[in-house]
RNA sequence: ACCGCCAUCGUCUAAGCGGAGAGGACAUACGCCUUCUAAGCGUACAAUCAGGGUUCGAAUCCUUGUGGCGGUG
Numbered sequence: 001a002c003c004g005c006c007a008u009c010g011u012c013u014a015a016g017c018g019g020a021g022a023g024g025a026c027a028u029a030c031g032c033c034u035u036c037u038a039a040g041c042g043u044a045c046a047a048u049c050a051g052g053g054u055u056c057g058a059a060u061c062c063u064u065g066u067g068g069c070g071g072u073g
Stems, first nucleotide, its partner, number of pairs: 001072007010026004019056001028044005049065005
């Protein structure tokens, strides 16, 4: 330099063909329980890498960039 793949809550991850209130687990905070802690139970918090395009509608399609991984030279 070229080619391919990937990017979603703090972490791991789900979301058949474009119509989700973006879900789950762990963590965290609060509460219940308990003599206390842990465990268990409940509630809350929290995300689509960035810009542009297509569309009535984009996490999803197109495009440019950024970052990561792999391959070729």
The prediction has a mean pLDDT of 80. This is a predicted structure of a 73-nucleotide RNA (transfer RNA) from an Erysipelotrichaceae bacterium. It matches the Rfam family "tRNA". Rfam classes the family as a transfer RNA. Taxonomically the source falls in Erysipelotrichaceae (Bacteria, Bacillati, Bacillota, Erysipelotrichia).